[in-house]
RNA sequence: ACAUUUUCUACGGAGAGUUUGAUCCUGGCUCAGGAUGAACGCUGGCGGCGUGCUUAACACAUGCAAGUCGAACGAUUAAAGCACCUUCGGGUGUGUAUAGAGUGGCGAACGGGUGAGUAACACGUGGGUAACCUGCCUUCUACACCGGGAUAGCUCAGGGAAACUUGAAUUAAUACCGGAUACUCCGCAAAGGUCACAUGGCCCUUGCGGGAAAGCUCCGGCGGUAGAAGAUGGACCCGCGACCCAUUAGCUAGUUGGUAGGGUAACGGCCUACCAAGGCGAUGAUGGGUAGCCGAGCUGAGAGGCUGAUCGGCCACAUUGGGACUGAGACACGGCCCAAACUCCUACGGGAGGCAGCAGGGGGGACUUGUGCGCACUGGGCGAAAGCCUGACGCAGCAACGCCGCGUGAGUGAUGACGGCCUUCGGGUUGUAAAGCUCUUUCAGUAGGGAUGAAAUUGACAGUACCUACAGAAGAAGCCCCGGCUAAAUACGUGCCAGCAGCCGCGGUAAUACGUAUGGGGCAAGCGUUAUCCGGAUUCAUUGGGCGUAAAGCGCGUGUAGGUGGAUUGUUAAGCGAGGUGUGAAAACCGGGGGCUCAACCCGCGGCCUGCAUCUCGAACUGGCAGUCUGGAGUUUGGUAGAGGAGUGUGGAACUCCCAGUGUAGCGGUGGAAUGCGCAGAUAUUGGGAAGAACACCAGUGGCGAAGGCGGCACUCUGGGCCAUAACUGACACUGAGACGCGAAAGCGUGGGGAGCAAACAGGAUUAGAUACCCUGGUAGUCCACGCCGUAAACGAUGGAUACUAGGUGUAGGGGGUAUCGACCCCUCCUGUGCCGCAGUUAACACAAUAAGUAUCCCACCUGGAGAGUACGGUCGCAAGAUUGAAACUCAAAGGAAUUGACGGGGGCCCGCACAAGCAGUGGAGUAUGUGGUUUAAUUCGAAGAUACGCGAAGAAUCUUACCAGGACUUGACAUCCUCGGAAUUUUUUGGAAACAAAGAAGUGCCUUCGGGAGCCGAGUGACAGGUGGUGCAUGGUUGUCGUCAGUUCGUGUCGUGAGAUGUUGGGUUAAGUCCCGCAACGAGCGCAACCCUUGUCGUUUGUUACCAUCAUUUAGUUGGGGACUCAAGCGAUACUGCCGGUGACAAAUCGGAGGAAGGUGGGGACGAUGUCAAAUCAUCAUGCCCCUUAUGUUCUGGGCUACACACGUACUACAAUGGUCGAUACAAAAGGUAGCCAAAUCGCGAGGUGGAGCAAAUCCCCAAAAUCGGCCUUAGUUCGGAUUGUAGGCUGAAACUCGCCUGCAUGAAGCUGGAAUUGCUAGUAAUCGCGAAUCAGAAUGUCGCGGUGAAUACGUUCUCGGGCCUUGUACACACCGCCCGUCACACCAUGAGAGUCGGUAACACCCGAAGCCUGUAGCUUAACCUUUGGGAGAGCGCAGUCGAAGGUGGGAUUGAUGAUUGGGGUGAAGUCGUAACAAGGUAGCCGUAUCGGAAGGUGCGGCUGGAUCACCUCCUUU
Repeated sequence: ACAUUUUCUACGGAGAGUUUGAUCCUGGCUCAGGAUGAACGCUGGCGGCGUGCUUAACACAUGCAAGUCGAACGAUUAAAGCACCUUCGGGUGUGUAUAGAGUGGCGAACGGGUGAGUAACACGUGGGUAACCUGCCUUCUACACCGGGAUAGCUCAGGGAAACUUGAAUUAAUACCGGAUACUCCGCAAAGGUCACAUGGCCCUUGCGGGAAAGCUCCGGCGGUAGAAGAUGGACCCGCGACCCAUUAGCUAGUUGGUAGGGUAACGGCCUACCAAGGCGAUGAUGGGUAGCCGAGCUGAGAGGCUGAUCGGCCACAUUGGGACUGAGACACGGCCCAAACUCCUACGGGAGGCAGCAGGGGGGACUUGUGCGCACUGGGCGAAAGCCUGACGCAGCAACGCCGCGUGAGUGAUGACGGCCUUCGGGUUGUAAAGCUCUUUCAGUAGGGAUGAAAUUGACAGUACCUACAGAAGAAGCCCCGGCUAAAUACGUGCCAGCAGCCGCGGUAAUACGUAUGGGGCAAGCGUUAUCCGGAUUCAUUGGGCGUAAAGCGCGUGUAGGUGGAUUGUUAAGCGAGGUGUGAAAACCGGGGGCUCAACCCGCGGCCUGCAUCUCGAACUGGCAGUCUGGAGUUUGGUAGAGGAGUGUGGAACUCCCAGUGUAGCGGUGGAAUGCGCAGAUAUUGGGAAGAACACCAGUGGCGAAGGCGGCACUCUGGGCCAUAACUGACACUGAGACGCGAAAGCGUGGGGAGCAAACAGGAUUAGAUACCCUGGUAGUCCACGCCGUAAACGAUGGAUACUAGGUGUAGGGGGUAUCGACCCCUCCUGUGCCGCAGUUAACACAAUAAGUAUCCCACCUGGAGAGUACGGUCGCAAGAUUGAAACUCAAAGGAAUUGACGGGGGCCCGCACAAGCAGUGGAGUAUGUGGUUUAAUUCGAAGAUACGCGAAGAAUCUUACCAGGACUUGACAUCCUCGGAAUUUUUUGGAAACAAAGAAGUGCCUUCGGGAGCCGAGUGACAGGUGGUGCAUGGUUGUCGUCAGUUCGUGUCGUGAGAUGUUGGGUUAAGUCCCGCAACGAGCGCAACCCUUGUCGUUUGUUACCAUCAUUUAGUUGGGGACUCAAGCGAUACUGCCGGUGACAAAUCGGAGGAAGGUGGGGACGAUGUCAAAUCAUCAUGCCCCUUAUGUUCUGGGCUACACACGUACUACAAUGGUCGAUACAAAAGGUAGCCAAAUCGCGAGGUGGAGCAAAUCCCCAAAAUCGGCCUUAGUUCGGAUUGUAGGCUGAAACUCGCCUGCAUGAAGCUGGAAUUGCUAGUAAUCGCGAAUCAGAAUGUCGCGGUGAAUACGUUCUCGGGCCUUGUACACACCGCCCGUCACACCAUGAGAGUCGGUAACACCCGAAGCCUGUAGCUUAACCUUUGGGAGAGCGCAGUCGAAGGUGGGAUUGAUGAUUGGGGUGAAGUCGUAACAAGGUAGCCGUAUCGGAAGGUGCGGCUGGAUCACCUCCUUU
C1' cells in the first nucleotide's frame, strides 16, 4: 500500500497589497509557492549520480560510424617448418600463418540520428482478418537422381585528364539452366459430413494437370529442397479517444454504390470499362491556422491546466521532388535512375557529392561540450570456430546545468582590547567575535598497500574505489535583501537631480524606499535577475460563479430540430449496480525491503495504472416496447366585462381661412422689448360658408392586448380572456438554437391631403459672442392609401413554464353561502391589478404568493476599463443604416450600494447694521500717511481678498539701521576658561572725515590670616564668540480670522456585515445644544450662562489736599468751623420672571402690568470650545538643521530708508450762511509732571525769551471748544478754502542742505457736495466739539483715552452678504476657487482606407514531358530448351502509347510586407476656444431618429425616470 472493530502510520484545501475621506460589494492588476534541457550578473573548495543546439530539417573541411565468410568458387600472394636440388646467392615441391581484388552467400530494411511534414486509422486503447505474408530460429514428415551452357577474375589489345569503359581469348562454383521424382503443396472438376449471422470455414473421398534440391568438411558436423506446425516480425480493417477558427456553410465525378475484369501477400474505386445517382454536413462537413502521438513530466487538495528534453513504445523523414530495382523484408540515411538547387574536381570533352551517425569547424543565437580511450563489459552482423567489424555500447574529459552529500574547524577566553559605526557624549554596538591558551585533522596534500567488475585466458576505466601512515588550523564564503506586502535600521551624501520600482509607490534640504558605510535578516558553493508553465484564480465555476441597480434577459410572439416531461401495469436490459475473465509493455509513481559509509542513485518484490473489451447476475430509478387512467393540456355548452383588431358611415366644440355687417386705432408679444399685423380699416364683435386634424367632461396606480399600443358615436367582420356547469379526448405537455410573423417615433418611395403644430430656414431680441434658451413668421413632416425600414431608457432596466411558502387592506370582472318578498350589509371562491408587511433572500438599496424566497426543466446572455458596438469581411436595405463583430496600442483601475462631510443660481425654520428705514460719509479736490510700480550705489526687511495697505513703526536729520559707498579690526563690540603685566581713572598735544594711531601728564585706591583676593585695564594662546544670513513648508511661543457663532465631543448601552448611526433628531422655547416635554438611550467633558472689572441706585464707615447747608471770615472754602450735601474709596444692599393677569401642554417659557434708580443676560469690558486657513511672525524672543568665520562678524564717516510720468487704500481740511470773522462770556472729564510740569512779573505782533514762586502733587502746573450774546460779511471761487511759493524769525539738537516743527508778513492752486460703486452706525449711539497721554532732545491730520452738545429710523425678512439647525440631490472629498466635455494647435505610438508595388501559399485550366513501371510492337540482337537445323519458344535492345515530377503560360483565390495621401483612436505637469454634463448645473437629464452648427452641442417627433421643487388626485400606515 491493502484492509479495518481498535491501535500505530500515512495523506489532506492558509492568504496579502491595490479603486474610497472612510465602508461594504463587484471586479481586474500584482505578490508570497513549486518547476525548468535554461540564459545573464556577482562569486566559487571537494566528491557521487545525472544532463548538455529548445535557434538554421542552415551549408559542411577532415577522420571514423557495415561488414564478414577461403569449411561455396577459380586464379594469385606466400612466412615458418619439412623434403629435394644447389653454382651456396638461392631454386623447386609441399605448406588451412597470412594478404588483397573478383564470382558466390548472408548482412547491409537492425543498430544510430532528427521531428521537417502529418489533424491522419499517424498515435493511444480495445477488437477483427472465415481477406494476409514472414529470411534467420525451433519441432515434425519426406527428399536431394541425371545432365547442360556460360561468365567475372586473370591475360592481350584499345579509348579517356579522371571517373570509368570497349573488344578478343580463357575458367570455377552452394552462380545459372533443362529433365526425372514427390506430399496433408498449388490449380481445375465432382461427391459427402459438419459448423456458422452472410460472403463461407473445417474434415473427408476421387480424377486430371502443375511445381524441388547443393554441396563443403578438420568426418565431429555445417548446409540444400518440399510440406505441416510454432515462435518472432509485419500488413490490412473497425469502435472509441485527443488542438483552434463559423468574420470557413455548404463539400464531393472515381465522387457513393453495383456488375465484370485487372492488380496485390491480401480485402477494397486500389485501377479500368459499363450502369445507377448517390455520399458527407450545425453531434460542425469543406476550408484555413497550428502541431509528430503516447508511456509519462511539472503543478494542483482534487477535478483539472500546461508540457511531450533525457529513458521507453509507435510513426514520419534522410539536400528538394519523382521513380522503380534487388530482396523474406525497402520504394532503402552512409544503394540505384531521373529532375532541381548548391558545392567541389577538370586537360572544358566530362565527372563527383549529400554529418537530421560520432567527434569537429563555420553560421545563426541569450545559449548547449573533445576532431579522447577501448571493444575489458552488455549487445549486434558474418563465420563451424578462432576471430574480424561495431563513434551501438563501456569509460574517462569539459560545464555549479540539475539533484544529493561533505568541508571551510572545536573548546575556552571580558581590560567587554584596538579599529569601525552610532550617540541624548553618559554610553551603546560590532562582540566571545578577535587576540591569547588548549585541542582535532573530515576534505584537499604527500607516501605506502590495493580490489570487485572475469564463469579458462582477456581490464579502456586505473594504480581508480577503498585502507593505512605523516604534517599542519593549516589551502577553502559568497550572494541577495532590510517602506508595506515580507524576516531584517541607523548615519552620511544627493535634493523631482542622480536614480529605484513586482504592485502600492519613493526622490522638490532632516529619504528606515536613491548611492555609500556600519549594523541586521535570509539562503549558502551558491545567491540573485530574466524568460516560461501550473498554483493562488471559485478570475470559464462538473466539483465550484452569475444576469433589478455592479458586465449580463433577445422588443414581443408562433413554432422546427433538440432538451425535459403526469399516474399506473407488464416486459426488456441501453443507461445503472454487483461479481468473474482478458488486457492495461518496461521504466516512472507509492509502500515496505536490499546495495553503494549516508543521500541522490541503483536492484528486486508488491501496489497503482482510476481505462477498454467480454461473460454472468440484478431490476429500484431513467430509457425502449405494449397496455390502462384522468389530475396536466385541449374540445363542446351557458353566461360575462372590455379604448382588443380591421373596415364603413356620422356628430358637436375649438383653431384657421373666406364673404358680409357693426366699429376705430391700435393689435400682438415679452422679464422688458422689437421684428410682425393694422386707416387699402386690423384686433374686438355678429351672421354665413369652407377645410383639415383631434375627440374636453366621463377618466380611475380603472379596462383590453403577446409586445408595440388602444379613448366621440353607430354598424359590419373578427381574435383573445374570465366565470359556471356537465360531458368528451386521453399526456396530446413545457421550453425552444435556426426559421417565420408582429413591432412607438423618426426616416425613405409613389400618389393624395394640408386647419393647427413645427426640425431646417428667415427676422427680432438677449449676450463678450448666442449657429441656443425667449418672440414673430415658416418648409419638410405630422394625416390618408400602398410598399419599405426594424430600431428606442422597445423598462418592472426583472425570459418562459410548474409546484410550494404568515397575514392585512384597496380596486376591476364573475360565481357561491347566510338572510329576505327583494336589495344592501356580512362571509367566501376564482381571475386580473395596487399598497403595507413576517419568514426567507440581498453588497446594500430593496424584493417579499404579480418574489429578487424554496425547488425542477428549457432558452438567451456576461467574464476589468478604454479602444468599440468601432475596423475589416459576410448578410439585409432604395438610402439612412441595421445585424454579426475583432485586434494592436493603453490604464490600475472603471463600477454598484450605502456613510460622513462640503456644496447647490434645492426646500423648510432661524439669526446678524445682512438687507430694508434713516443719519453721516468714502469714491471727485488739495494735503498727510501707507502700499504697488518705477528709479537708484542703496531706495533694508516683513505684511497681500475678507483676515496686507495711519500695518510691525508708542514717533528714520546723526543714532535708530538691518541697506549703499569708502576707511579700519580679526579670540574680535559682547560671554566663559588659561598665562603674563598693570590700580581703576582723569587729562594734554599732533595726524586724520572719524574710527584710530603716536607721544606725553596726573593718579597709586578696597579687603587681607600678609601668602594673596575682588573689580577694572592691557598683551598672548586656543577652545570659542558673533550673524536683523536661509528655511514660519522643520518648530516652540504669540497673534489674526470664521466668531462671542452655538456649537464640538466622550463613556456605557442599543441598531447596522461595515463606514457609521443613536445620544445631538422630534414638539415648543431661548441671545444660547437656554430650558421643558417626548424618545433606545442613560450620563458626562469642553463651550453658553454665572463667578471678575467698570458704570447706574441706596445704606454704612472715614473726612484731607476734596466739599460748604447752617455760624463767623475773606478778593478768593481764604481761614475758623462742620461731617449734612457733592466727591473720594472701603464694606455692604439691590433684580430673582420674585409678585399680579393673559397665553401655553398643569411644562419650559412668553406678553402685559405693578412696584422700583434699574426689568427680563440693566449698559460696557475682560473672557474666544473642537477645529479651519501648511494663515502671520526664524526681523520681539527662543530654537532644529544648513550657511559665513581677516567675513554674511565688529567699527567709523557720509549717504539712503524722505526719490517720483503713475495707480490704490486710510485719514485730515474744505467747497461755506445750521457758515466765516471780530468782540464779549459760561460749563468738563481723564490724564501727566524732578535731566520734569512750570506760576506771577516782564520783553516780543507772534513763535518764543528772561525769570524763578510752587509742586515728587485730590494741595503746585495745566486758556476746554462747540454752545450763548452782540457787530460785520450776503452767494461770490467770496472776509469760503487754505495748498503752493517768497521773505523775515523762533525752538530743539554736535548738526535742521539732502530731511524737523513753529511764528510774522506776502502769495492765494484745486475745490461750488463728487460717476459706477461702496463704508460705518440702533442711544448717551451716529454726527459734531474740544482736552489729555504714550513714544519723544525735537518732530501727529496717526494711535490710545477723556468728557461736552446730542439726533433720525427699524413696516418687516421678499431680495444681497455671512452664519446656525433639519431635509434633499451630487459624477465634489485639495471638497464649487470642485469636477469635467468637445473641436483646434504641438509631440509620440499603434491601427483602418489607399492609385498601387513587391512577395508567399494552395488549388484550377492548358502546354511541355525526364527517369521509370505497365501495355503494344512493324526494326535489331540473341549461350542453355525444342528442332525436320530452315528455324521456333523465350529473352534483351530499340520504337510507340497511357500515367507521370520539375518547368512554362493564364485568370482567379488567399495571405504577408510596403505606399504619396487620408480617417478616426490612444498617450502627453502647467497651449487656444467655449462651458455640454455632475446641484433644478443655471433651458432637468438621458434613449432612438431626423436635421443644423467652430466645438462641446441645439432643435423637432416619440419614449424613459436612472428628475429637483411645489400643489392636487389615488392608495397605504398611525391616531
Notes
Predicted 3D model of a 1519-nucleotide RNA (small-subunit ribosomal RNA) from an uncultured Coriobacteriia bacterium. The prediction has a mean pLDDT of 85. It matches the Rfam family "Bacterial small subunit ribosomal RNA".